Predicted 3D model of a 441-nucleotide RNA (Bacterial RNase P class A) from Aeromicrobium sp. Its mean pLDDT, the model's own confidence on a scale to 100, is 76. Rfam family: Bacterial RNase P class A. Rfam's curators write: Ribonuclease P (RNase P) is a ubiquitous endoribonuclease, found in archaea, bacteria and eukarya as well as chloroplasts and mitochondria. Gene Ontology terms of the family: ribonuclease P activity, dimeric ribonuclease P complex and tRNA processing. Rfam classes the family as a ribozyme. The source organism's lineage runs through Bacteria, Actinomycetota, Propionibacteriales, Nocardioidaceae and Aeromicrobium. Of the family's consensus pairs, 88% are formed in the model. The gene name in the source record is rnpB.
[in-house]
């Protein structure tokens, strides 16, 4: 200098004007109340007012209710190398192993496939107690060929005997032969078969190389190598690593298939939950106004209201009887709760700085700070300057670039109980560690 890799951080700044939400102080107005005071509204001042992801709502917790989920077993769901961190986690850190990269580094749902079950498309002969398509073999069985031996029908030839139609018939013997049997073999075999070395198929075909061996072959045997299992020694907390011994010689993949093993998990969620509790309608009553009046209008206060329980009538009549009215009532007590309001709800696994322990995640000490709480849901608009980026113009310069001016532009996106993570989105920019290549000293 170039190429790359990993980590951290910022993600506009200042000011003027106008505006919004919370809180505090002070002040003012209206209403209620005898009053103390209460309710509601306004103004001023002060102070605070979104994020690294506030997002997705994927995981873990705090908190709340239900009520027992304490123990064991089962079902269901989740997690899955080891050690550590943490309130907890499927998160984070460090390490191990496997794979990729020259390397820094990256990726991994990374327990078990000798507990059992299932599946392995297409191609291929055969896909797991595998399999013979081509090729190889002819040891074994068969068949064919060749050779040897044996038996030997009918036929043919010859001999003998008998008969008579004297050249035929019958009988018999010998020779020869088809066929058959037995054996041999250095032959053949599109038969039965042997063979997994070679070819071919496939993601994958029952270890690799060499030698022996064989009919041909083959862990069939042997040597070395790879792999697996068993136990040993050494190192490590451990995952695991290194070494050597023995064994049978070889064991396919798939558990994000069922399943097995170990560990974890009660359910619902701030619309959780707690407290207060209307209004309309009806009744009583107060004030103001209008009206001659009956009455009306407006405003305020109290009771009732929904459910349950208990008690009871009132008038005629002082009592009894009778009668009328009410029983959808009156009185008392208790409870629930709609709209709405308050609370939960802002001091917290808190932020910042610094020191200590630790490789780190993280933990501890000290100091310091208080930092949103809306609910049809506030944090915005505009102007100026600066900062960053892009484009254009002019000038200087061989060029990189520098100077001046103009215009455009500032990503992703916003709380709603809170916290720890993960994932996803993001214009532009800054800083640092490390690796490789090249050049110079």
């Nucleotide at each position: 200098u170039g190429a790359g890799u990993c980590g951290g951080c910022c993600g506009g700044g200042c000011g003027g004007c106008c505006g919004c939400g919370g809180c505090a102080u002070c002040u003012u107005c209206a209403c209620c109340g005898c009053g103390a005071g209460g309710u509601g509204g306004g103004a001023a001042u002060g102070u605070c007012g979104a994020g690294g992801a506030a997002a997705g709502u994927c995981c873990g917790g705090a908190c709340u209710c239900c009520g027992u989920a304490g123990a064991g077993c089962g079902a269901c769901g989740g997690u899955g190398g080891u050690g550590g961190c943490u309130a907890a986690c499927g998160g984070c850190c460090a390490c191990c192993c496997a794979c990729g990269g020259c390397g820094a580094c990256g990726u991994g749902c990374g327990g078990g496939a000798c507990a059992g079950u299932g599946c392995c498309a297409c191609a291929g002969a055969a896909a797991u107690c595998a399999g013979a398509c081509c090729g190889c073999c002819a040891a074994c069985g068969g068949c064919c060929a060749u050779c040897g031996c044996c038996c030997g029908a009918u036929g043919c030839g010859c001999g003998c005997g008998a008969g008579c139609u004297u050249g035929c018939u019958c009988g018999u013997g010998c020779g020869u032969u088809a066929u058959g049997g037995c054996g041999a073999c250095a032959g053949g075999u599109g038969c039965g078969g042997g063979u997994a070395a070679g070819g071919g198929u496939g993601a994958a075909a029952c270890g690799g190389u060499g030698a022996g061996g064989u009919a041909a072959g083959a862990g069939c045997u042997c040597a070395c190598c790879a792999g697996c299992g068993u136990g040993c020694c050494g190192g490590g907390u451990g995952a695991c690593c290194g070494g050597g011994a023995c064994g049978g010689c070889u064991a396919g993949g798939u558990a994000a298939a069922c399943c097995c093993c170990a560990c974890c998990g009660g359910g619902a969620g701030c619309a959780a939950g707690a407290c207060c509790a209307a209004g309309a309608g009806g009744g009583c009553u107060c004030g103001a106004c209008c009206g001659c009046g009956a009455g009306g209008u407006c405003g305020g206060g109290c009771c009732u209201g929904c459910g349950c329980u208990g008690a009871c009538g009132g008038g005629c009549u002082g009592c009894u009887c009778g009668u009328c009215c009410a029983a959808u009532g009156u009185c008392a007590g208790c409870g629930g709760g709609u709209a709405g309001g308050u609370u939960g709800c802002a001091c917290g696994a808190g932020g910042c700085g610094u020191c200590c322990a630790g490789c780190a995640a993280u933990g501890g000490g000290c100091g310091u700070c208080c930092c949103a709480g809306a609910u049809g849901g506030a944090u915005g608009g505009u102007c100026g300057c600066c900062c960053g980026g892009g484009c254009c113009c002019g000038g200087a310069g061989c060029a990189a670039u520098c100077c001046g001016g103009g215009c455009c532009u500032g990503a992703c996106a916003g709380g709603a109980u809170c916290c720890g993570g993960c994932u996803u989105a993001c214009a532009g920019g800054c800083c640092g560690g490390c690796u490789c290549a090249u050049u110079c000293g």